[in-house]
Context: one part of a larger RNA
RNA sequence: GGACGAACGCUGGCGGCGCGCCUCACGCAUGCAAGUCGAACGAGCGAGAGAGAGCUUGCUUUCUCGAGCGAGUGGCAAACGGGUGAGUAACGCGAGAGGAACCUGCCACAGGGAGGGGGACAACAGGUGGAAACCAUCUUGCUAAUACCGCAUAAGCCCACUGCUCGGCAUCGAACAGAGGGAAACAGGAGCAAUCCGCUUUGAGCAUGGCCUCUCGUCCGAUUAGCUAGUUGGUGAGGUAAUGGCCCACCAAGGCAACCAUCGGUAGCCGGACUGAGAGGGUGAACGGCCACAUUGGGACUGAGACACAGCCCACACUCCUAGGGGAGGCAACAACGGGGAAUAUUCCACACUGGGGGAAACCCUGAUGCACCGACGCCGCGUGGAGGAAGAAGGUCUUCGGAUUGUAAACGCCUGUUGUUGAGGAAGAUAAUGACCGUACUCAACAAGGAAGUGACGGCUAAUUACGUGCCAGCAGCCGCGGUAAAACGUAGGUCACAAGCGUUGACC
Numbered sequence: 001g002g003a004c005g006a007a008c009g010c011u012g013g014c015g016g017c018g019c020g021c022c023u024c025a026c027g028c029a030u031g032c033a034a035g036u037c038g039a040a041c042g043a044g045c046g047a048g049a050g051a052g053a054g055c056u057u058g059c060u061u062u063c064u065c066g067a068g069c070g071a072g073u074g075g076c077a078a079a080c081g082g083g084u085g086a087g088u089a090a091c092g093c094g095a096g097a098g099g100a101a102c103c104u105g106c107c108a109c110a111g112g113g114a115g116g117g118g119g120a121c122a123a124c125a126g127g128u129g130g131a132a133a134c135c136a137u138c139u140u141g142c143u144a145a146u147a148c149c150g151c152a153u154a155a156g157c158c159c160a161c162u163g164c165u166c167g168g169c170a171u172c173g174a175a176c177a178g179a180g181g182g183a184a185a186c187a188g189g190a191g192c193a194a195u196c197c198g199c200u201u202u203g204a205g206c207a208u209g210g211c212c213u214c215u216c217g218u219c220c221g222a223u224u225a226g227c228u229a230g231u232u233g234g235u236g237a238g239g240u241a242a243u244g245g246c247c248c249a250c251c252a253a254g255g256c257a258a259c260c261a262u263c264g265g266u267a268g269c270c271g272g273a274c275u276g277a278g279a280g281g282g283u284g285a286a287c288g289g290c291c292a293c294a295u296u297g298g299g300a301c302u303g304a305g306a307c308a309c310a311g312c313c314c315a316c317a318c319u320c321c322u323a324g325g326g327g328a329g330g331c332a333a334c335a336a337c338g339g340g341g342a343a344u345a346u347u348c349c350a351c352a353c354u355g356g357g358g359g360a361a362a363c364c365c366u367g368a369u370g371c372a373c374c375g376a377c378g379c380c381g382c383g384u385g386g387a388g389g390a391a392g393a394a395g396g397u398c399u400u401c402g403g404a405u406u407g408u409a410a411a412c413g414c415c416u417g418u419u420g421u422u423g424a425g426g427a428a429g430a431u432a433a434u435g436a437c438c439g440u441a442c443u444c445a446a447c448a449a450g451g452a453a454g455u456g457a458c459g460g461c462u463a464a465u466u467a468c469g470u471g472c473c474a475g476c477a478g479c480c481g482c483g484g485u486a487a488a489a490c491g492u493a494g495g496u497c498a499c500a501a502g503c504g505u506u507g508a509c510c
Base pairs, nucleotide, nucleotide: 001510002509004507006506007505008504009503010502013382014381015380016379017378018377019375020374021340026338027337030335031334035076036075037074040073041072044069045068048065049064050063051062052061053060054059055058083293084292085291092218093217094216095215096214097213098212099211102210103209107205109203110202111201112200113199115151117149118148124141125140126139127138157182158181159180161178162177163176165174166173167172188197189196190195219265220264221263226256227255228254231253232252233251234250235249236248238246268290269289270288271287272283274281275280296315297314298313299312318329319328320327321326346372349370350369354368355366356365357364358363385415386414388412395406396405397404398403419451420447421446422445423444424443425442429437454499455498456497457496458495459480460479461478465494466493467492468491469490475482476481
């Protein structure tokens, strides 16, 4: 000098764009943050409509149709999006390769298929338990489906085999042919229909996402020198989408290490951002990619995908309810609260935009997102008036008492209207409709210099000095050093210098 997610002191006019718990991965009241589909299904409620009957002629009742609502079954989503950085020194991340050892819902494309049956379980009703609630319990009866289960059929799909051709990278890979075994579905939904949506199987896209392996790189400590029994390898079996001590049985005795193993400490990694001429150093807020985690520890289930933040089970701790038998919970989502701290915001508005989920659609949901509020926290821009105005007012300060300085500064007259206030108009963002922001940005008119300057410094470094007070006191100080009676260094005042809605200090980085 630059730079900061800063804090503190003094001060503070406006706008735009950003940023805002760095500390206790501490605890959390309250609200909201993941639903949707009735065009999968059976009940229920049901605006309304039609027909009939009874009569008190405008009421009652029966039947049929029925928009819509919607607990339950079922489907898809909930594995995304959002948060945090605890753990992790690791194939975690980064760079580059490989998978002839792998998976991939929804999507678009292409080929084939959809025959015929069955038995249930919720809901609901009855009973029972809980003595209240929540969580729930059992039992009896009933019922539907795009829920569930057999059967048939089926290939270039799966399994094992044979033949043959081609290829390669050890194990091998691909194509074709043959015979054998095996595996599917929803006769579904909407519509007058055309048709559309769905179902099943296969292929290829692999567009997409994931998984695994390898090479290299990735902090400090040797006052850590030896470490290792599933350890290293083999055979076989299991497991997985798949390779593999991943797991297991048996066999062998290996494997790593001064090119730093092991142990200990610290730490999420990167693109980047900061600084620097560069090399480098330090760093990883915001934004983007990857990873890990979801009170702590463990486990699996469902599923294309999880070992699953707002799913399940178990255990511990904590909090809450209880009729004491038993239950409920998990903000490192968005707000908010307590606590901690030098320190970090609103329990706001809207789905109008961009996107996401569901749905045929209408639409619904979306604290993602878009916006607004608070904060000079940062960057940028603008203003606090302009040009005139004298041998130079007053006041202040200094003085050699002549004057000097503040100083064209003020006053004063003229002007302007950035900004401000009031009034009027008023977008784009949206596409035919739909605007939270918002009567916002912006435009016009009127008004009046009116409402808008501080902070630090002035001994040298270092731009800028006089007076008084104080008297090694009070104090200053980044370093050198000032102060003991004329202090340009302390305090105050006048003046001056620097920067300016900021200025200075502290911290940490180059």
A computed fold for a 510-nucleotide part of an RNA from an uncultured bacterium, annotated as small-subunit ribosomal RNA, 5' domain. Its Rfam family is "Bacterial small subunit ribosomal RNA". Its mean pLDDT, the model's own confidence on a scale to 100, is 81.